[in-house]
Source information
RNAcentral holds the sequence, with entries from MGnify. This is a predicted structure of a 104-nucleotide RNA (SAM riboswitch aptamer (S box leader)) from uncultured Chlorobaculum sp. Its mean pLDDT, the model's own confidence on a scale to 100, is 78. It matches the Rfam family "SAM riboswitch aptamer (S box leader)". Its family is annotated with regulation of gene expression in the Gene Ontology.
RNA sequence: AUCAUCCAGAAAGGCGGAGGGACUGGCCCUGCGAAGCCUUGGCAACCUUCACAACCGCGUGAGAGGUGCCAAAUCCAUCCCGGAGGAGUACCGGGAAAGAUGAU
Repeated sequence: AUCAUCCAGAAAGGCGGAGGGACUGGCCCUGCGAAGCCUUGGCAACCUUCACAACCGCGUGAGAGGUGCCAAAUCCAUCCCGGAGGAGUACCGGGAAAGAUGAU
């Protein structure tokens, strides 16, 4: 950079000692212990292995080797389009942007 996915799923212990949830705003989490590091455990999105199925492809089930992940939808929102509405910064749906992860 391109493509795919992002309302599912999955935490205990030790050290540590005040922050964390990307940024901004909101709203949350946190001394009933934040970040970070370590150990063990778990989840199954992508790659992958095995079985089934199959012309190919799409797929189903089991595993957990490489990554990744284990509060809240990517926690929510900003920009555009549509709906609803007398109207609106509030509501509903879709898209974009930004971000995260994977594959190449």